SAM riboswitch aptamer (S box leader) from Staphylococcus succinus, 101 nucleotides, folded computationally. The RNAcentral record of the sequence draws on Ribocentre. NCBI's taxonomy places the organism under Bacteria, Bacillati, Caryophanales, Staphylococcaceae, Staphylococcus. Its Rfam family is "SAM riboswitch aptamer (S box leader)". Rfam links the family to the GO term regulation of gene expression.

This record gives sequence, C1' cells and structure tokens, in this order.
RNA sequence: AUCUUAUUUCGAGAAGCUGAGGGAUUUGGCCCCGUGAAGCUUCAGCAACCGGCUAUUUUAAGUACGGUGCUAAAACCAACGAGAGACUCGAAUGAUAAGUA
Repeated sequence: AUCUUAUUUCGAGAAGCUGAGGGAUUUGGCCCCGUGAAGCUUCAGCAACCGGCUAUUUUAAGUACGGUGCUAAAACCAACGAGAGACUCGAAUGAUAAGUA
C1' cells in the first nucleotide's frame, strides 16, 4: 500500500523563513491569497482516537502526561441513489484514529 471498525455540520492562530498559488482528485460553482498562497520552523491552542494516570456501578466518567491528528468557510458546495419539491436521508470518494498484514 491493502483490508476492518469508528468518527467526519462542534472546537482551536500567532511569529520567523520563503515567495505564488491554494481550498484531496475530475468537472461546474463559490471562496481565500503580495494587507503574503502553499511549504518549513518555533511557540500557542483545540479535540479526546490510542496509551498512561485518577475514579468507578467495570458499559461509561475525568485528566491532558505521552503517541497521533487538527487550528477559513460542513470534508467550502454540488456530482451518484431514494423520497420529495427550494429540502431530507443514504451511498461513493477523501480525511483521521485504532487495529490488520
């Protein structure tokens, strides 16, 4: 890589280096961006999946020490299907975690 399971409309940004793109992919929209995109580094924060610790009625609670992750807009929106009629639900794809190999 693959496969399995769970989650995916909540939450949380500053500085330095750098310098033109970015929002996963394709298409169509929409949006961010030299008042500095993406990337890297530092610090801060969010969350609570796994481990640790505390408590426990041992199903779950708390903490935030460690391992990840994340910090514009719902995963920016739509695409496929069903019901419908300005919407709802589901799927697919992607992402993250824990396993598997």